About this RNA: Small-subunit ribosomal RNA from Caldiplasma sukawensis, 1469 nucleotides, folded computationally. The RNAcentral record of the sequence draws on ENA. Rfam family: Archaeal small subunit ribosomal RNA. Rfam links the family to the GO terms ribosome and structural constituent of ribosome. Its mean pLDDT, the model's own confidence on a scale to 100, is 80.
RNA sequence: ACUCCGGUUGAUCCUGCCGGCGGCUACUGCUAUCAGGUUCCGACUAAGCCAUGCGAGUCAAAGGUCGUAAGAUACUGGCGUACUGCUCAGUAACACGCGGACAAUCUACCCCCAGGUGGGGCAUAUCCUCGGGAAACUGAGGUUAAUUCCCCAUAAUUGCUCUAUGCUGGAAUGCUUGAGCGAUGAAAGAUUUAUCGCCUGAGGAUGAGUCUGUGGCCUAUCAGGUAGUAUGUGGUGUAAAGGACCACAUAGCCUAAGACGGGUACGGGCCUUGAAAGAGGGAGCCCGGAGAUGGACUCUGAGACACUAGUCCAGGCCCUACGGGGCGCAGCAGGCGCGAAACCUGUGCAAUGCGCGAAAGCGCGACACGGGGAGCCUGAGUGCUCUAACUUAGUUAGAGCUUUUCUUAAGCCUAAAAAGCUUAAGGAAUAAGAGCUGGGUAAGACGGGUGCCAGCCGCCGCGGUAACACCCGCGGCUCGAGUGGUAGUCACUUUUAUUGAGCCUAAAGCGUUCGUAGCCGGAUUUGUAAAUCUCUAGGAAAAUACUCGUGCUCAACAUGAGAAAUUCUGGAGAGACUGCAAAUCUAGGGACCGGGUGAGGUUGAAUGUACUUCUGGGGUAGGGGUAAAAUCCUGUAAUCCUAGAAGGACGACCGGUGGCGAAGGCGUUCAACUAGAACGGAUCCGACGGUGAGGAACGAAGGCUAGGGGAGCAAACCGGAUUAGAUACCCGGGUAGUCCUAGCUGUAAACUCUGCCCACUUGGUGUUGCAUCUUUGGUAAAGGGGUGCAGUGCCGGAGCGAAGGUGUUAAAUGGGCCGCUUGGGGAGUAUGGUCGCAAGGCUGAAACUUAAAGGAAUUGGCGGGGGAGCACCGCAACGGGAGUAGCGUGCGGUUUAAUUGGAUUCAACGCCGGAAAACUCACCGGAGGCGACCUGUGUAUGAGAGCCAACCUGAUGAGCUUGCUCGAUAGCAGGAGAGGUGGUGCAUGGCCGUCGUCAGCUCGUACCGUAGGGCGUUCACUUAAGUGUGAUAACGAGCGAGACCCCCACCAUUAAUUGCCAAUAUAUUCGUGAGGAUAUAUGCACUUUAAUGGGACCGCCAGCGCAGAGUUGGAGGAAGGAGAGGUCGACGGCAGGUCAGUACGCCCCAAAUCUUCCGGGCUACACGCGCGCUACAAAGGAUAGGACAAUGAGUUGCAACCUCGAAAGGGGAAGCUAAUCUCGAAACCUAUUCGUAGUCAGGAUUGAGGGCUGUAACUCGCCCUCAUGAAUCUGGAUUCCGUAGUAAUCGCGGGUCAACAUCCCGCGGUGAAUAUGCCCCUGCUCCUUGCACACACCGCCUGUCAAACCAUCCGAGCUGGUGUUGGAUGAGGCUUUGUUCGAAAGGGUAAAGUCGAAUCUGAUGUCAGUGAGGAGGGUUAAGUCAUAACAAGGUAUCCGUAGGGGAACCUGCGGAUGGAUCACCUCCU
Repeated sequence: ACUCCGGUUGAUCCUGCCGGCGGCUACUGCUAUCAGGUUCCGACUAAGCCAUGCGAGUCAAAGGUCGUAAGAUACUGGCGUACUGCUCAGUAACACGCGGACAAUCUACCCCCAGGUGGGGCAUAUCCUCGGGAAACUGAGGUUAAUUCCCCAUAAUUGCUCUAUGCUGGAAUGCUUGAGCGAUGAAAGAUUUAUCGCCUGAGGAUGAGUCUGUGGCCUAUCAGGUAGUAUGUGGUGUAAAGGACCACAUAGCCUAAGACGGGUACGGGCCUUGAAAGAGGGAGCCCGGAGAUGGACUCUGAGACACUAGUCCAGGCCCUACGGGGCGCAGCAGGCGCGAAACCUGUGCAAUGCGCGAAAGCGCGACACGGGGAGCCUGAGUGCUCUAACUUAGUUAGAGCUUUUCUUAAGCCUAAAAAGCUUAAGGAAUAAGAGCUGGGUAAGACGGGUGCCAGCCGCCGCGGUAACACCCGCGGCUCGAGUGGUAGUCACUUUUAUUGAGCCUAAAGCGUUCGUAGCCGGAUUUGUAAAUCUCUAGGAAAAUACUCGUGCUCAACAUGAGAAAUUCUGGAGAGACUGCAAAUCUAGGGACCGGGUGAGGUUGAAUGUACUUCUGGGGUAGGGGUAAAAUCCUGUAAUCCUAGAAGGACGACCGGUGGCGAAGGCGUUCAACUAGAACGGAUCCGACGGUGAGGAACGAAGGCUAGGGGAGCAAACCGGAUUAGAUACCCGGGUAGUCCUAGCUGUAAACUCUGCCCACUUGGUGUUGCAUCUUUGGUAAAGGGGUGCAGUGCCGGAGCGAAGGUGUUAAAUGGGCCGCUUGGGGAGUAUGGUCGCAAGGCUGAAACUUAAAGGAAUUGGCGGGGGAGCACCGCAACGGGAGUAGCGUGCGGUUUAAUUGGAUUCAACGCCGGAAAACUCACCGGAGGCGACCUGUGUAUGAGAGCCAACCUGAUGAGCUUGCUCGAUAGCAGGAGAGGUGGUGCAUGGCCGUCGUCAGCUCGUACCGUAGGGCGUUCACUUAAGUGUGAUAACGAGCGAGACCCCCACCAUUAAUUGCCAAUAUAUUCGUGAGGAUAUAUGCACUUUAAUGGGACCGCCAGCGCAGAGUUGGAGGAAGGAGAGGUCGACGGCAGGUCAGUACGCCCCAAAUCUUCCGGGCUACACGCGCGCUACAAAGGAUAGGACAAUGAGUUGCAACCUCGAAAGGGGAAGCUAAUCUCGAAACCUAUUCGUAGUCAGGAUUGAGGGCUGUAACUCGCCCUCAUGAAUCUGGAUUCCGUAGUAAUCGCGGGUCAACAUCCCGCGGUGAAUAUGCCCCUGCUCCUUGCACACACCGCCUGUCAAACCAUCCGAGCUGGUGUUGGAUGAGGCUUUGUUCGAAAGGGUAAAGUCGAAUCUGAUGUCAGUGAGGAGGGUUAAGUCAUAACAAGGUAUCCGUAGGGGAACCUGCGGAUGGAUCACCUCCU
């Protein structure tokens, strides 16, 4: 100090990453009033290049010179110029930090102390004279001084030898006394007389040099490096140690605690962020280092190998008289270049500081100031009050107040200004934007535009006509002189985990063991004090940061004090733990002994059946193989039976979640050799141990090499099938191989997907080995029960875990050690290294790409998974159809001016009540008509309307003309409406279909689970049913089912007109009669009608069943187990159907997509499909005669009856607004005929003549008669309906309707067959299982090929940079020697040695660019081929290996379960 949020899913919990919210840095868009502070401003890229100006002078009290002097200063001389300032290229190093050392050192100026400052000499600049040169510069001669230079002296220093005492110290090589010898060898003056100097020695201070302990980057795809290398002796060299250098000798030295190499990088104080540990950075200020165009070298000097010194080379630039010269901004300004990226060629030495000077002072682009710059931090403002208007918020207008700020003026301040401060005047005046507004994330369900376009978006995601997400407007939100974006970085992130994660299944345990280094380590005692802890001393620069104060009006800022800064060094102490040393112990470990157990290993010998081949015999036509076949074998005799021989491989049963082994693995018997574990032991050793980076050994199958062997099996290969294809699955053959010997390879799902060791923590039950107790038994064999130890299984508690699960054989709790992981893909790939004969193994990236990939579990859906149940829109059994023919009708297609539109598996297709002649009508052709309301225009020179007539026209007062009458708004234009069968059923309501002839769908409370969810709703029996009964962490409830309701079947009651007529009576009529018929009255018995009740409930009996629910049979009954039929359709799904029935949002059309009329079309016709009708005939056709219904309908109607007609039909006409009148059957029965034929079956088609409806039957109606007389002789694959008054068959009525029915909705007549089951097919429900599906299998998804883009790899090479190394040339420097000049210093010259830039050349490493071509990878709405995976994914999948193939893949061998399902065995509960 402690926050999280969005994104994988239908939902959930995890793992995990991506993104958002915060801070800081740089750049950038828009915008901008003021003030203060600040260690800010060409660091990042080019340590790239620079015009111009400035940046180091000073001293006259050192000297000479000039000058009368004051003074001047070119020259000599002194000091300084090694500081300050700039930059960060190099550097992985004693470069830096912290701590030490110098017994191995120097130090100008400064301070303290002591001593001294004697004598002498030679030059030279300036200057004078004369030259060279374009210039830079330079030569000769002559004069002269000093604090310039030289010599002598003394002091002094120093080396060696000897000597004497002590001192310091960890240690004398140090210091100190004296003597001897040797070497080197000081001094400077000035003057104002008070000082300033000069020399020597010693000390200090300051600064520097060297050495050292230790700390801090990446890389092992850098593992070995090193010849001055390591050490020694002696030298050289330096201020100084040292292989720093040289000669000689030795052969060492460094390295896994990372040498050597490569990459990157100035280091630190510090800065950013964070709670911190850390991570990232290290431009500015400070400390240290390094550099000054690249490189080398040198002088002077106390100090340099020297930013504004010198010499040389290289590269660049400048001047030139071409001879020769000059320059170095990584100082301040400034310029170019580079870039996303960074200021003025300002003022001043007033302050601070530095140099010089005795001082005054002079100089200083150090520094102090100003100018510019949205760096950062801090502070302030852009107004306040009142009134009025407007609907509030608020805005506008007016009036008043204030003046921070602003403008103006004066003074103080300043080096000079500005700013600031003080005072005065004026006037609300001079001052607000940026981003966002779908979620995360504060703020719009506002308007317009757009229409998967344009665009937005960190992530998720918006946009395909109703966009809260794009663009604009208006509102709103956040922050505010700022606000957004891009890039980087910290946090978030316990997402590299020391604090503080993990590895069974999410990424992650090496295949196994042995073992080196390392790390860790039992008990007791003693010592020590490395480590640890405490105290103390020093150090950790300042600044920064923190705390408390102080000063600027506050703050920022400045400043004082304090504390802290984990590390470091010295000293003192403590002694538990760790370490170290010593001694001891036995619990760990090891050794030994004992009797057992075991497919442990190696080698040898033996044995067994089967198989194949061969031989002999028997025997005859097939065998073999499969789902079915074929290839194949067989008449040269197979298969089969039998006898024998040969060969190789293998070891059934026993055999077991049994045993052994480190793992791989190990199975006939015997023998030899050999290893290990367990148990038991009053034996011995005495911590000897654990783990284990590197390393070593072993390591299934496959593969490789060499040699054998080869029966069976069998990659490849060859055939046969299957298939759209079949490089497969199946079948027939068959080679490597499988086997042996000797080697190599070193990998597997090498798995318990669980590293090894130790300790500790409830249990139950099997099994194996040993020991032991007990028991049965004959102190036999053998068995039973218990205990201990060791192994091996199952179940299970706590705990743990995301869950599945695990659970003394841990995945619990602790300890030790090793290995491994850090989103998915690219990829176990590339490259390098290494191993291998090869195949290949081990090690092992990046660019790029992507928002997920993944684990466990949940609900559903699905399965060519399983179980149970159910259904005539399933099967089986049976009956009848469709599919053939003709016709009717609907659909598709085609055609057409139009053939309007909708519906398309079940669930479109005689459907839209859709039988369209006009209408309908939506389509096509043609011709007309129409705009409420407002505004403008027009109009009494008459808008418009009406009447008569003519013309025009197919027709119409539509147009036009004349005449008469009425008298105010026609037409046009712009808006705006009616209307629309125009669009959207994917914007909707309502209604309907379908799943569903189903039995399901949920809720409340409780319980279980982190959650999604589960339980209830499951199981057993049962039912038509989630219907019940019983069991059960559930107990109850709701919707649905059932019940209620209607109708039919039986009975009863009530009622009786228009219904009925049994009985009675009367009348008429027929009949010989018996009697019949009709009508009326009484009547309501019967029938009927229509209202109310009854009746059926497994109620009774028997069996089964759990004393259940129920079920089977029976009795009675009109009806029996829901009595038959209907109405009624759960939660919901299907974006199912309908905008064309009506309603309705939005869009569209507006004089046409509105509306009217005429005509046409929906009726077309090479063709395909659905549903029907009629048929193919004798169970029939035809003719004649005869009989029996119900539902219904009727005034624009039904029509009796009469009449005409052959009929359709016509003409009259009673009755009926209906239980009253009217419409009314056929199949059937009887008789006759036809005689199996394209017919006396069949009726299509066509001709002629009639009729009806209607304005109108041509396109295009129906009916009648005559004539014509097509296809068709029972229907392939396939398919539909039906379980009883049903199918089949027969007709009737109604709907539509002017007319037209083979359609639909109803009605009755006749009236069967079969089953009483099953889950095989098609489906539905429930349970269970698998899943990579959730738009839910019409799912998901793999690979090749084709196309585009992107990055990468290989690549003959080519080009460039850079490093190392060899050789050549070699500027120049240094040393030595000779020679020459010189008094000397020194110079010239020659030689030798040495260092050595640069150039050329060879080799090699590395980096970058480019490269014909090749390779794989990634990404990209709708390309091609297949369908490999997910379900048993249709051949279970996967791993290793080998071969093959367009591709996914296939096959062989061995392995895993991360395989479904059924059966069996064993084990456990």